Predicted 3D model of RNase P RNA and transfer RNA as a complex of 466 nucleotides. It holds a member of the Rfam family "Bacterial RNase P class A". It is annotated as a ribozyme. The coordinates come from a structure-prediction model, not an experiment, and the mean pLDDT is 77.

RNA sequence: GCGGAUGGCCGGAUGACCGCGUGGGGCAACCCGCGAGGAAAGUCCGGACUCCAUGAGGCAAGGGUGCCGGGUAACGCCCGGCCGGGGCAACCCGAGGGAAAGCGCCACAGAGAAGAGUCUGCCCCGCAUGUCGGGGUGAUGGUGAAACGGUGGGGUAAGAGCCCACCGCGGACCUGGCAACAGGGACGGCAAGGCAAGCCCCACCCGGAGCAAUGCCGAAUAGGGACCCCGCGCCUGUAAGGUCCGCGCCUUAGCGGAGACCACAGGCAGGAUGCUUCAGCCCAGGGGUCCGGGUUGGCAGCUAGAUCCCACCGGCAACGGCGGGACCAGAGGAAUGGUCAUCGAAGGGAAGCGAUUCCCGGAACAAAAUCCGGCUUACAGGCCAUCCGCGCAA
RNA sequence: GCGGGCGUAGCUCAGGGGUAGAGCAUAACCUUGCCAAGGUUAGGGUCGGGCGUUCGCAUCGCCUCGCCCGCU
Numbered sequence: 001g002c003g004g005a006u007g008g009c010c011g012g013a014u015g016a017c018c019g020c021g022u023g024g025g026g027c028a029a030c031c032c033g034c035g036a037g038g039a040a041a042g043u044c045c046g047g048a049c050u051c052c053a054u055g056a057g058g059c060a061a062g063g064g065u066g067c068c069g070g071g072u073a074a075c076g077c078c079c080g081g082c083c084g085g086g087g088c089a090a091c092c093c094g095a096g097g098g099a100a101a102g103c104g105c106c107a108c109a110g111a112g113a114a115g116a117g118u119c120u121g122c123c124c125c126g127c128a129u130g131u132c133g134g135g136g137u138g139a140u141g142g143u144g145a146a147a148c149g150g151u152g153g154g155g156u157a158a159g160a161g162c163c164c165a166c167c168g169c170g171g172a173c174c175u176g177g178c179a180a181c182a183g184g185g186a187c188g189g190c191a192a193g194g195c196a197a198g199c200c201c202c203a204c205c206c207g208g209a210g211c212a213a214u215g216c217c218g219a220a221u222a223g224g225g226a227c228c229c230c231g232c233g234c235c236u237g238u239a240a241g242g243u244c245c246g247c248g249c250c251u252u253a254g255c256g257g258a259g260a261c262c263a264c265a266g267g268c269a270g271g272a273u274g275c276u277u278c279a280g281c282c283c284a285g286g287g288g289u290c291c292g293g294g295u296u297g298g299c300a301g302c303u304a305g306a307u308c309c310c311a312c313c314g315g316c317a318a319c320g321g322c323g324g325g326a327c328c329a330g331a332g333g334a335a336u337g338g339u340c341a342u343c344g345a346a347g348g349g350a351a352g353c354g355a356u357u358c359c360c361g362g363a364a365c366a367a368a369a370u371c372c373g374g375c376u377u378a379c380a381g382g383c384c385a386u387c388c389g390c391g392c393a394a
Numbered sequence: 395g396c397g398g399g400c401g402u403a404g405c406u407c408a409g410g411g412g413u414a415g416a417g418c419a420u421a422a423c424c425u426u427g428c429c430a431a432g433g434u435u436a437g438g439g440u441c442g443g444g445c446g447u448u449c450g451c452a453u454c455g456c457c458u459c460g461c462c463c464g465c466u
Stems, first nucleotide, its partner, number of pairs: 001390010012343007020035006037365001041376002044374005049210004054279006062206005067081005082096001083094004097201002102199002104195003119141001121137006127130001149167006168190001169188002173184004214300004224291007233268006241262002243258005270282002307326004312321003347360005395465007404418004412449001420436005442458005
C1' cells in the first nucleotide's frame, strides 16, 4: 500500500425568533426548567405490576426448550468451553438430546432402499451340451443422494470378518477435566443405512388475561325486557320450636305420641377452570346469550428505576460487589415543529499535470403511549480500536 | 393492546415432501356466408421474498413483506 476479520461510537452542529406539550412561580402581563430512539419499530421471547381462578400436591392434555458449565429477577438471551463444518489466516457458522423402544417415509433409476437380495457376473454339480436345470457366493459391473463396514493380505471350487493387520464402530475400563469431551491399551467381530425443522421417546419449563389491566370519584338511568342451561339430591339422628294425631282444658293447663313436611345436628353426594388426593369453604342458588336504555367526564395507576455515569475490588468473560455522583418526556387520539443566519458530510459539475480552488447541493432509517431485560428487522454517510493475509521498503 | 388467517398461470382456486395442475380467460385451427356456442390443440409459473432442514420443499422451520379478519 492492497485485500479482509472482529468489537465499539456518532448519525447534522450552533444561535436567534415564533409556536406546541408539561412542571413550577406570579394577582396578572409574563418568567424559568424539561421535552424521542438506537432501533421509540416488529410484537418474536422473558419478566415487573394488576385483576380473575379457595390453597397445596400429583397426573393427564396442550405448548415450549434441548451439547456442557456459568451469568441473570427470568428467558428461546448473554459469556466461556466442547464437538462438527468453512476459511491460507484473523475469524465465522451450527434447532448440537435420542434412529441398538416402536411406527412411518426413502420418488426416479436400480437385481435389491432395510432384516434383504442374483439383473450382469464368478464357481461347483447334472446331462438332454443349451439363450438348459439345480446349488453356492455378495467379492465384479451398472443404478442412485444413500447399496448392509473400508483398505491390504491370507484363505477358498469361487467367495465371504471366514481369519489376520490397520482404520472405523460399540459397550465397559484407566488417565485428565466440575462436565460436554479428549487421550490410551486391551476386548467384541459387524450385529447398528438416512430422516425426529415426520409421529414419537427422554429430561426440564409453563394457570389465564392484559394499563383499553385495575381502583376511586362524578354524571346518567326504567337498574328494564326476552330466552336458554345446570342444580335445589340421599341417609341417619333429635323432638326445644312449627306441623299433624290423641287425650285434657274454656271454672284455663297442659300432657302424651308421630317423624311425612318445615326446623336442627351429623354423614354421603354435589359445587368452584380437565382428572385426582388432602385441607378448608359453600348448601340453594349459579351461569350464559340476545334486545333495549344511559354515560362516554375527572383522578390515581404514571414514570426514581433489575436506572444512568465514573472509580475501585472479585471473575478469562457474561456479570457481581462496594463507594461517589446524576435526574433523563410523561402526553392521553396524543406535544417534541417552523422560519432565518452562520457552518456543513455524501454526491455532482468546472479549472488545473498535480496539490488545490470555485460553483451546485443539502443529510439515512424512523418517531414514545404502563415499565423493564433481550432478540429480530430497517439504516445515507462517517469515525475509533484490535487482529489476519499478501506485496514493497528498511 | 391482544390474537387468527391468506399469498400458486391474466382471474378464481386445487395440490400438505418426489420435481405443479383444474375451470374461466388468451392464441391458432376446425365448424359457419359472418358472429356466438361447440370441438381439437398450444402458450403462459422467481409457487410473495430471503436463509435453513432434507438426497430432494409450493409443501417442514425461522426471519421478512403485503393483504384480510376477529376480540376489547